[in-house]
RNA sequence: GAUGAACGCUGGCGGUGUGCCUUAGGCAUGCAAGUCGAACGGACGUUACUCUUCGGAGUAACAUCAGUGGCAGACGGGUGAGUAACACGUAGGAAUCUACCCAAAAGUGGGGGAUAGCCCUCCGAAAGGAGGGGUAAUACCGCAUAUGGUCGCAAGAUCAAAGACGCAAGUCGCUAUUGGAGGAGCCUGCGCGCUAUCAGUUAGUUGGUGAGGUAAUGGCUCACCAAGACUAUGACGGCUAGCCGAUGUGAGAGCAUGAUCGGCCACAAGGUUACUGAGACACGGAACCUACACCUACGGGUGGCAGCAACCGGGAAUAUUGCGCAAUGGACGAAAGUCUGACGCAGCGACACCGCGUGUGGGAUGACGCUCUUCGGAGUGUAAACCACUGUGGCAGGGGAUGAAUUUUGACAGUACCCUGCUAGAAAGCACCUGCUAACCACGUGCCAGAAGCCUCGGUAAUACGUGGGGUGCAAGCGUUAUCCGGAUUUACUGGGCGUAAAGCGUACCGUCGGUUGUUUUUUAUGUUUCUUGUUUAAGCCCGAGGCUCAACUUCGGACAAGCAAGAAAAACUGGAAAACUUGAGUUUGUUUGAGGCAGCUGGAAUUCUCAGUGGAGGGGUGAAAUCCGUAGAUAUUGAGAGGAACGCCAAUCGCGAAGGCAGGCUGCUAAGACAUAACUGACACUCAUGGACGAAAGCUGGGGUAGCAAAAGGGAUUAGAGACCCCUGUAGUCCCAGCCGUAAACACUCCUUGCUAGCUGUUUUCCCUUCGGGGGGAGUGGCGUAAGCUAACGCGUUAAGCAAGGCGCCUGGGGAGUACGACCGCAAGGUUAAAACUCAAAGGAAUUGACGGGGGAGCGCACAACCGGUGGAGCAUGUGGUUUAAUUCGAUACAAAGCGAAAAACCUUACCCAGGUUUGACAUCCGCCUAUGUCCUUUUCGAAAGAAAAGCACUCAGUGGCGAGACAGGUGAUGCAUGGCUGUCGUCAGCUCGUGUCGUGAGACGUCCUCUUAAGUGAGGUAACGAGCGCAACCCUUGUCCUGUGUUACACGUAUCACAGGAAACUGCCUCGAUCAUAUCGGGGAGGAAGGAGAGGAUGAUGUCAAGUCAGCAUGUCCCUUACAUCUGGGGCUACACACAUCCUACAAUGGCGCCGACAACAGGUUGCAAAGCCGUAAGGCCGAGCCAAUCCUUUAAACGGCGUCUCAGUUCGGAUUGAGGGCUGCAAUUCGCCCUCAUGAAGUCGGAAUCGGUAGUAAUCGCAAAUCAGCAGGUUGCGGUGAAUACGUUCUCGCUCCUUGUACACACUGCCCGUCAAGCCAGCAAAGUCGGCAGCGCCCGAAGCGGGUGACCGGAACUCGCAAGAGACCGGCCCUUCUACGGUGAGGUCGGCGAUGAGGACU
Repeated sequence: GAUGAACGCUGGCGGUGUGCCUUAGGCAUGCAAGUCGAACGGACGUUACUCUUCGGAGUAACAUCAGUGGCAGACGGGUGAGUAACACGUAGGAAUCUACCCAAAAGUGGGGGAUAGCCCUCCGAAAGGAGGGGUAAUACCGCAUAUGGUCGCAAGAUCAAAGACGCAAGUCGCUAUUGGAGGAGCCUGCGCGCUAUCAGUUAGUUGGUGAGGUAAUGGCUCACCAAGACUAUGACGGCUAGCCGAUGUGAGAGCAUGAUCGGCCACAAGGUUACUGAGACACGGAACCUACACCUACGGGUGGCAGCAACCGGGAAUAUUGCGCAAUGGACGAAAGUCUGACGCAGCGACACCGCGUGUGGGAUGACGCUCUUCGGAGUGUAAACCACUGUGGCAGGGGAUGAAUUUUGACAGUACCCUGCUAGAAAGCACCUGCUAACCACGUGCCAGAAGCCUCGGUAAUACGUGGGGUGCAAGCGUUAUCCGGAUUUACUGGGCGUAAAGCGUACCGUCGGUUGUUUUUUAUGUUUCUUGUUUAAGCCCGAGGCUCAACUUCGGACAAGCAAGAAAAACUGGAAAACUUGAGUUUGUUUGAGGCAGCUGGAAUUCUCAGUGGAGGGGUGAAAUCCGUAGAUAUUGAGAGGAACGCCAAUCGCGAAGGCAGGCUGCUAAGACAUAACUGACACUCAUGGACGAAAGCUGGGGUAGCAAAAGGGAUUAGAGACCCCUGUAGUCCCAGCCGUAAACACUCCUUGCUAGCUGUUUUCCCUUCGGGGGGAGUGGCGUAAGCUAACGCGUUAAGCAAGGCGCCUGGGGAGUACGACCGCAAGGUUAAAACUCAAAGGAAUUGACGGGGGAGCGCACAACCGGUGGAGCAUGUGGUUUAAUUCGAUACAAAGCGAAAAACCUUACCCAGGUUUGACAUCCGCCUAUGUCCUUUUCGAAAGAAAAGCACUCAGUGGCGAGACAGGUGAUGCAUGGCUGUCGUCAGCUCGUGUCGUGAGACGUCCUCUUAAGUGAGGUAACGAGCGCAACCCUUGUCCUGUGUUACACGUAUCACAGGAAACUGCCUCGAUCAUAUCGGGGAGGAAGGAGAGGAUGAUGUCAAGUCAGCAUGUCCCUUACAUCUGGGGCUACACACAUCCUACAAUGGCGCCGACAACAGGUUGCAAAGCCGUAAGGCCGAGCCAAUCCUUUAAACGGCGUCUCAGUUCGGAUUGAGGGCUGCAAUUCGCCCUCAUGAAGUCGGAAUCGGUAGUAAUCGCAAAUCAGCAGGUUGCGGUGAAUACGUUCUCGCUCCUUGUACACACUGCCCGUCAAGCCAGCAAAGUCGGCAGCGCCCGAAGCGGGUGACCGGAACUCGCAAGAGACCGGCCCUUCUACGGUGAGGUCGGCGAUGAGGACU
């Protein structure tokens, strides 16, 4: 885009078309084929006339009717079951027929016997029938004639007829013949489905002769003879199907379809058969069989809608039991006319196409409503209301056709159309709005409900679900479903491919059909080309006109293209014929090559075994072992022997062969290639469906052989297990002969042949030239390569995957599946050929960037190693989990949570719980009313307090308080996966990018790579790169040295220390040696220097990653609460305690504990403060209070350390938990729940399992001090100084990281992806004992009607002959017999399909 459509929602009018696609299922009722009296005899009736015995009769005319007869009924109408066929289409042909029609020419003479109707009788329920009598014809039968026809060589023989009407003229008929037109039958070429998992079919089969038969040819039929005929260009079989003009689509070529209209065919309930006829084997004729239905008196009859309507059924689905012969056409008739469900019309259906309408103009800074909102507004929207107007349509009234010619005659129809009046009135929906694809917001829902053509959407902010608003598209329709074509170059003729995506057969080795084929000449004319003619109905398509108001529709005219056939011409190419040629191909000769093949003979090394000797304890094997062998003498070693298999070096990027494949040596047989030279043949060529041959290994059959190796099998190990890898044994097999099998990653994943298209460099073989260096030619076999070219890229590139030609094979999404079934082959194993159902939306190729690897290379880090000290065991502290609880508030929770948020939970904090209060509120802004109130202070009552109620004093300012109503406040309520900001981590790791340029189809790459180097993408050299940015480094701070300045509160009294401020100094700068391509850099040494190679430490954290952490620090979107999830107060809780974890502290002791004495710091803090000295107390502390707003005073005695003494290895003079008693301090308050002191008590613990942490120098270890927080409370944290080590071979390993490279089926990126069994559910197919059915054929039985044949002593009979007649003959029919045959029966098989316990495999969850 389209449809004979259907379904959902909706629906105003008209025109034109169209309408059972399914059960070729069944059909009530009505109609659809009759007509002719001018063929015939008659019957009833009417009219007229005549006659009348008045009963009626006769004649004529008209109308109607059954019968005889004629013509029609074979057309028209329906349907598509069958049919793969001369059925159809197209183009031809010869052996034919033809009623009615046209033309020509001849005739129409004279006879005969019947019969229906009718009358009578009879049978039957009916349908119908029987007998008798009589009758007509254009019915039937002889005779005559014969232009002519037929038969025959001829002579000759033979064959007709009908009349009717008319006053007449004449007309219509009839008979025989010839020709035509139209019609019909037959034959042929070509074209016209699928299937080879159908490969052979055929006995009237193919042909001949003769006969029969037909309108006619012909095996059409029969007898005889011959053995043919068809088939890979697809016979035979199976399945499906009416064919065409045309229709739909498409740029076309094509593909699909075959409704309506037209042509042909076939069929008429399912079958068979003939009759009549010009024509039928006959839709509304006949006979018979079958099924079904109806009537019946049970004896018997009747019927055929796939004609028009209608009905039932089936189905998703398809209309009125209408009107009319007015028109067109048909049958009959002389005509009038009759008949006509053909046809013309109307009805129903948005089923399709076309046309029209549902109003038009004005109308607001823009109503209401609804929706959204940033709350300002925006959208719906000139849309509505309202005003003015119009009348397609509708209603009413009036007029009123064409279609009709030729006198008559109109179903449609009072219709179309025209006029007048009235009426905005009855007249808009459907689908969609994530992308493809035009069109977006809100709410609801919360992986639910649902959507979906594909990708997919939905798990609390859904433009994807549902609804609303808005929008987009089409519009009396819009969507959905189904089907066809297109897009699809996705079957490729136009117009594809096969190295790796699907695809080259194992070998194209041989070779058939087939296809293709070198050069020259002559000829021919098959293909080819040109011209002419015929045909291709009409309609349709296209073009131009015309008619309906337009259009759809329709009428007229015209044309292109192409097919087939006939004729004429051309001769280049192709084909045919003839003649020649040598370059393709082949032959001969010479030289030569090789693991080419087959057979025979033969050799040495090695393994194993046997025998003998020596020898004496192990051997063997492995990662380590064990099984195993060995004192019955192994292994080792020496000698002799046996046997089988394989052939070291040569040896190679080598050679040969079609491929598989081929390797010790010699001999024989045999095959092939290359080169060289001349001669010969003269296209002999190439490729090949089917076919044939060969074909590794394994395997199979029979017979041998068996040293080594070695499936199976046994044992030992390994392991969670080990049906494996490793080890010890070991049988088939491996070997030979004969025969099968026929497959491999049979691979270069690359078919064969021929020609052409830059090169460079090896090698094998051969020939020529040579100045012996080498150069050139041929045939193979390799490497490289941006020559060009090709390719998706990778890559290929004279050995093409380039450019061309010829031939063959193969492919068409993945899985199912190279499977099932069938067939063929095979002894078997199995092979070859080869589907479908079902299922998925991918599967796949090449390349890219990452990530990853029990891949590789390089490098780094307290990463390992080395060393020191810890943790893990004990007690206690703190945090966490868990448990408990009214509550134990919340968060953090791998590294990167857990002495974390918290630099201080008794109240407060506080967010939690219990109880009691308040409700515009504890806090902010606004409004109204009232008021003198508020602030500081005092007092009283109730109360646990908050709060409620009340009284008073002082003071100053001009605003404050109370009450009320609402806007609002408030929320540590939820979401860190809606966010900002901040932070952690990789990681202080060296990386992350950009511009321009270049390369690539592109993703991307180069730069950023390589080499050297560095702590460093630090620097240097190379380089299609050149530069730049964020990071690194440096700049900043502290510290170490010096200088200058300053000099109080420091201090030695003039600056040594000290403090502050500013500056200098270090850069591999200098020298030397070594390494290096090097001026980069590194290493050794030196000078100088306080410091030497970044001096040490800090701050500083690139692009990014982890939906990392935080809504409870703050901010913030959305949601939620609002007499409560807000707020205030008292008390409690956050401090619980079978347990587990993390981080500290203190210890376990003698490098120690205790006692006494004696030394030396730094950072820092201090007025609600630090507090000296003195006194009191055992002490914590108290009293008093100098000094200090600080280099001045205080905290402040530092401790480890040194000296002396004691303890003597023990649960202790170690260790200090726990508990009791008594005190101190802070604070409103110390019970839950603080710290300290004194006395007493004196637990575990004797150095810690697996595992694990920190540290590389002023570091670890050890020792104390200070500060923040803070009323009080440190074992934590942050700082400070004192004392002060050990070790680093090195980078194999563990962890982490950086760079390069490689592989990848990963990309949520290895915590990835993913395979198979098993369990369960479900789906489709396969096999299956069997069972049910269809189809076609074969054998036999039966054998209706009917055509044909036969026969008789049977029966019947008008036409002719004889006869007066009777009768006889001829002839016809019946009965009887019989060929063929439908239906039916039966038997054994074939083939196809349905179901099927169970089984095996497959798909999905």
Background
This is a predicted structure of a 1405-nucleotide RNA (small-subunit ribosomal RNA) from an uncultured bacterium. The sequence is in RNAcentral, with records from ENA and SILVA. It matches the Rfam family "Bacterial small subunit ribosomal RNA".